[in-house]
RNA sequence: AGAGUUUGAUCCUGGCUCAGGACGAACGCUGGCGGCAUGCCUAACACAUGCAAGUCGAACGGAGAGAGCUCAUCGUCGAAUUGGAGUGCUUGCACAAAGAGGAGACACCGAGUGAUCUUAGUGGCGGACGGGUGAGUAACGCGUGAGCAACCUGGCUCUAAGAGGGGGACAACACUGAGAAAUCAGUGCUAAUACCGCAUAAGCGCACGGUUCCGCAUGGAACAGUGUGAAAAACUCCGGUGGUAUACGAUGGAUCCGCGUCUGAUUAGCCAGUUGGCGGGGUAACGGCCCACCAAAGCGACGAUCAGUAGCCGGCCUGAGAGGGUGAACGGCCACAUUGGGACUGAGACACGGCCCAAACUCCUACGGGAGGCAGCAGUGGGGAAUAUUGCACAAUGGGGGAAACCCUGAUGCAGCGACGCCGCGUGAGUGAAGAAGUAUUUCGGUACGUAAAGCUCUGUCAGCAGGGAAGAAAAAAAGUCCUUUGGACUUUGGACGGUACCUGACCAAGAAGCCCCGGCUAACUACGUGCCAGCAGCCGCGGUAAUACGUAGGGGGCAAGCGUUAUCCGGAUUUACUGGGUGUAAAGGGAGCGUAGACGGCAGCGCAAGUCUGGAGUGAAAUGCCGGGGCUCAACCCCGGAACUGCUUUGGAAACUGUGCAGCUCGAGUGCAGGAGAGGUAAGCGGAAUUCCUAGUGUAGCGGUGAAAUGCGUAGAUAUUAGGAGGAACACCAGUGGCGAAGGCGGCUUACUGGACUGUAACUGACGUUGAGGCUCGAAAGCGUGGGGAGCAAACAGGAUUAGAUACCCUGGUAGUCCACGCCGUAAACGAUGAUUACUAGGUGUCGGGGGGCCAAGGCCCUCCGGUGCCGGCGCAAACGCAUUAAGUAAUCCACCUGGGGAGUACGUUCGCAAGAAUGAAACUCAAAAGAAUUGACGGGGGCCCGCACAAGCGGUGGAGCAUGUGGUUUAAUUCGAAGCAACGCGAAGAACCUUACCAGGUCUUGACAUCCAGUGCAAACCUAAGAGAUUAGGUGUUCCCUUCGGGGACGCUGAGACAGGUGGUGCAUGGCUGUCGUCAGCUCGUGUCGUGAGAUGUUGGGUUAAGUCCCGCAACGAGCGCAACCCUUGUCAUUAGUUGCCAUCAUUAAGUUGGGCACUCUAAUGAGACUGUCGGUGACAAACCGGAGGAAGGUGGGGAUGACGUCAAGUCAUCAUGCCCCUUAUGACCUGGGCUACACACGUGCUACAAUGGACGGUACAACGAGAAGCGAACCUGCGAAGGCAAGCGGAUCUCUUAAAGCUGUUCUCAGUUCGGACUGUAGGCUGCAACUCGCCUACACGAAGCUGGAAUCGCUAGUAAUCGCGGAUCAGCACGCCGCGGUGAAUACGUUCCCGGGCCUUGUACACACCGCCCGUCA
Repeated sequence: AGAGUUUGAUCCUGGCUCAGGACGAACGCUGGCGGCAUGCCUAACACAUGCAAGUCGAACGGAGAGAGCUCAUCGUCGAAUUGGAGUGCUUGCACAAAGAGGAGACACCGAGUGAUCUUAGUGGCGGACGGGUGAGUAACGCGUGAGCAACCUGGCUCUAAGAGGGGGACAACACUGAGAAAUCAGUGCUAAUACCGCAUAAGCGCACGGUUCCGCAUGGAACAGUGUGAAAAACUCCGGUGGUAUACGAUGGAUCCGCGUCUGAUUAGCCAGUUGGCGGGGUAACGGCCCACCAAAGCGACGAUCAGUAGCCGGCCUGAGAGGGUGAACGGCCACAUUGGGACUGAGACACGGCCCAAACUCCUACGGGAGGCAGCAGUGGGGAAUAUUGCACAAUGGGGGAAACCCUGAUGCAGCGACGCCGCGUGAGUGAAGAAGUAUUUCGGUACGUAAAGCUCUGUCAGCAGGGAAGAAAAAAAGUCCUUUGGACUUUGGACGGUACCUGACCAAGAAGCCCCGGCUAACUACGUGCCAGCAGCCGCGGUAAUACGUAGGGGGCAAGCGUUAUCCGGAUUUACUGGGUGUAAAGGGAGCGUAGACGGCAGCGCAAGUCUGGAGUGAAAUGCCGGGGCUCAACCCCGGAACUGCUUUGGAAACUGUGCAGCUCGAGUGCAGGAGAGGUAAGCGGAAUUCCUAGUGUAGCGGUGAAAUGCGUAGAUAUUAGGAGGAACACCAGUGGCGAAGGCGGCUUACUGGACUGUAACUGACGUUGAGGCUCGAAAGCGUGGGGAGCAAACAGGAUUAGAUACCCUGGUAGUCCACGCCGUAAACGAUGAUUACUAGGUGUCGGGGGGCCAAGGCCCUCCGGUGCCGGCGCAAACGCAUUAAGUAAUCCACCUGGGGAGUACGUUCGCAAGAAUGAAACUCAAAAGAAUUGACGGGGGCCCGCACAAGCGGUGGAGCAUGUGGUUUAAUUCGAAGCAACGCGAAGAACCUUACCAGGUCUUGACAUCCAGUGCAAACCUAAGAGAUUAGGUGUUCCCUUCGGGGACGCUGAGACAGGUGGUGCAUGGCUGUCGUCAGCUCGUGUCGUGAGAUGUUGGGUUAAGUCCCGCAACGAGCGCAACCCUUGUCAUUAGUUGCCAUCAUUAAGUUGGGCACUCUAAUGAGACUGUCGGUGACAAACCGGAGGAAGGUGGGGAUGACGUCAAGUCAUCAUGCCCCUUAUGACCUGGGCUACACACGUGCUACAAUGGACGGUACAACGAGAAGCGAACCUGCGAAGGCAAGCGGAUCUCUUAAAGCUGUUCUCAGUUCGGACUGUAGGCUGCAACUCGCCUACACGAAGCUGGAAUCGCUAGUAAUCGCGGAUCAGCACGCCGCGGUGAAUACGUUCCCGGGCCUUGUACACACCGCCCGUCA
């Protein structure tokens, strides 16, 4: 710092989205350690339980305990130990009574004194601090800065006084009583630092008058005087402590003021103690704070009132900043304590853990009555996405009480729980290629994970184990010692955390990695699965069978004890723009003017100093942030210092600018005077043309209307025409991108009244100006009201047409209305889609009004100034289009308006209106766009130019019949598959009886019918027999070959196992190749340059010309490429060469170019020539070229062919072939027999034969070319009516054969008929091919003799050797052609022309299309 997304592409406008940071967070997955912080954001919901405010006996009277001392009273049982009478016998051992002893147990325990200790009550101080919460509050609540001359202040410090002497009670306590309890009542006793008088009064308060001084208005201070008022408490260790009154201070508080402090005008008026005064009351104090009286004020577009929301700030988050958001934790202030109200006490409260009342709720109850308030710390329920322990300690810091010890302290210090956040550390380091195994992928070769692992060497943080082990403690206090003794010094005692931090030792790589992402934005790719399903997604979007976007895996990227998601805030967003935006067409200029408030304002002078600039002072709390240091191993964190806190207040100075006061000026503005121009406005009058109607005349059958008609009018006399009259409306020509007006708008003529602009002049005023929220006025058409008027026109309506319909367009009628007067409405694409004013900034050329100068031939012309109105154009501006002195340029001032599209200018509310409606003007919801300008295409029942058998002009067909063939459909076991407008349909198929064959039925095979590899083997092949429909099976006959170094190898066959074969199975929308088509149309592009912000343009457009982007000329283009043309083949003329199998003029010869001879001719096949607008005339631009002529076999591309640009149609083909992926593998492969592809109500395409006399039949007779031939063509001869057969010559072919060409010519016949036309269908008999003609071939002969008499709508081909017509050949092929591909014979007609149909090319125009008009899109219905 940006990026994605509107389009085919582009630029711009504009919204949406993303990347960053943050968090008192929550959720998902995961989780090793430590430090520091932090933790009910919701129900100010309800709370069990415990604790959170007590303390003082050195204030008091009691009560109780009590060491010691005195007096009194004095028991019972009894262990160890000792003792040894005595007893037993094993004679030196054991047992052992009484006694002594007195540990211990039990019982009893009176009175006095009393150090000391405890404390219910009275009393004092403290419960107004500390702690919690944010409900209320938009307020002097908070912030900031001032004031208090309207104030109070316990304890503290300091000052200076005094404390004398009395009195009466009430608790406690005792007794009685009531009650379930809470508690209460009565009687009686008593103390005080409790309470109450009296005395005293330095000083103080109050009142009065006085003097001096001062201030900022009320006023204040000091001094002296007079009058008046109010005090006290004691305790003691005798040091003191405490109490009373006074004053200063400090601290804390009250109160007042300036400024700042959210949203809504769809809240515009609010307020009666309301605003002020006088006098009172009340308060610590001012004050309508309260009251009586008087006045009628006060606030408000600079936003009152009302409504909604909200504790405020230091700060915190974000941001480059300005800003925006926020107000957890820490700190300051405020408010609150279940809800509402109230006061008491007190220095301080209207009091969280005090009182009273009311209300709701909960609890106890004996039903009479009582008790309670966690928004203190823990904790519970509930709510919620969600937020912790009913912990330890007063050791430290601090608070209350006390003289103190000490007591109390859920403040606080610590610990516990939670990755909730920030910070730090670790999960190992080095080496290690056989690049292991495994996994994934693969083109199977490999590649990746990957030095990663293993292995080897090393280290040992953290956790775990063991040992040591703090600082935090300074005091006060106690005890002791000493001293210079109200005290000082030293020693000891004293730690919740905690055996914690920290240190040390040993041990083992051991215990410690996940989460998200990988289509673009955005770093990171492959495989499989899935198949618009499942799913993903922040935006664009992905998924319909090859998904880097779904799911999984491998790999990769990012962060890391965390990672993602969600919510919210700022940023990016200059997308509310102060910094820093816009309004012609993208959203946006009010329809126009006048004008109020406001904002802004000419030249020069003198003051003032509000803004402004500058210096000083005060304040801007601390913490935070920044900078520099320091302490925890570092960091987070903490401590110290500095600067900063951009602000406010005050004071000194400056005076340019703004402001303001005074006095001036004339250039802005206005007035006067002199002129001319004008559809400017209002009113009255007048005029002619035209339409219509009425009357009368003439006159007769139509008129009118349309694309064509009809409705309508007319014989009751229309239309037409003549004359007269009536009435209304509008004013031809002049007339002009001419004029006037603010806009709307204004058009016959005359008169009256009247507004404005312009020119000239420079007499007057002296900044009087510009803009203008609200406001007022004007304001087209339509519409409304009342009253007139009404000729024409004409919504609605009626009728006639059109149409599928036609509530329309067209026609005939026709009412409101249009007109006038008065009143309303107040809107328009009210547009220049461009607000008003002023100044400046190149020009050119018209036109309107006025002025000045010059020339003049008197018509006029030229130069110039001011004002208006047009066009073109430069700078500049603009996204571009364009604007351009009439700005959309450069600047200034003021107003209005905009902030994505839709919903919607809708709803609700309000105002206006008679109504119609107008003005103001949202939200829910929904989309990722909606727009603007320009570009390239495509399209248009837009325009211009041009071409094509495109139409037209012609000739012949198709569509009707029969048959052939292909397709659809139907049928079937199967009727294999493909092709589908042109560009599928006699197409793949240049030939389905078997085969082909892919289809169906049945029968068979499973490494296979076919290929490669391995092992074994040498049994082959072939023939015969049998079974079978055959494939196949069984048996028999029969039995290898080549090379060799003699080991073996190879070919071929068989057997076996597995790799594999095989597939006309799918996908032509995965592909290659090939092909069709637009189209043999003239186009399609590139390089460099230039233009454009860019897409793109130019070139390639233009003027001519051509079959042609063919050529010429011009030109910001100059060149080039693929196409066009030419080069190639063939045909048309000639020449040369050559002369067999070809040819024969001359000579000879024959039945015959048969032979001799010849190569002149024909012909053959090779090489050449020839045609190039070369030449002449004309036209054209002196060009290209065109027209005509000459010559020539051929003339302007001579005819024909091959040749197909960039591309389009996801065109066709996976069944020619090749091929990715998917699928089948005893079958979707392979073999066999039979069937089918040949079916048949029907529909379509392409053909053949016809319907006849330009013909049929029969006879005679003439002339080709291209080709083919050995499993072949087959002569002649013979047989057969014939198809054909028999025999057989010649020919691998300019020699032989196919091979008689037919139409034609000629002669005869038929005579217009379903026929001597036509030949379908059928029967019989044959022929040929072939293993085999039943399904299902072709041909022949005889017989039979159907439809059909020229074909509806519609439609096809063809422009010359063409159409038409006639036959011939070939490929395929055993046989089978009306098809296809070729060949020659005969041989026309017509083209005025380009209006129209179809297709195409170029230029231009419109477009809301780009899948490109088979588009897009609107409404209704489902």
Molecule: small-subunit ribosomal RNA
Organism: uncultured bacterium